[in-house]
RNA sequence: GCGGCGGUAGCUCAAGUGGCAGAGCGCUAGGUUGUGGCCCUAGUGGCUGCGGGUUCAAGUCCCGUCCGUCGCC
Numbered sequence: 001g002c003g004g005c006g007g008u009a010g011c012u013c014a015a016g017u018g019g020c021a022g023a024g025c026g027c028u029a030g031g032u033u034g035u036g037g038c039c040c041u042a043g044u045g046g047c048u049g050c051g052g053g054u055u056c057a058a059g060u061c062c063c064g065u066c067c068g069u070c071g072c073c
Base pairs, nucleotide, nucleotide: 001072002071003070004069005068006067007066010025011024012023013022019056026044027043028042029041030040031039049065050064051063052062053061
């Protein structure tokens, strides 16, 4: 330099063919307990890497760009 895959909550990851962004863990509060842990209930969470475009509507499609990873030269 060329190509494939990936970037979404604090972390690990979802989100058939475009149609209200979710789960688990975590964190906070309460319950339970002599205290703590486990467990139960409720709450807390994001301008979907960044900039444009298409569309009534984009995490999803198109262009550019940055980063990570794997391969080729």
Predicted 3D model of a 73-nucleotide RNA (transfer RNA) from an Anaerolineae bacterium. It matches the Rfam family "tRNA". Rfam links the family to the GO term triplet codon-amino acid adaptor activity. RNAcentral holds the sequence, with entries from ENA. The source organism's lineage runs through Bacteria, Bacillati, Chloroflexota and Anaerolineae.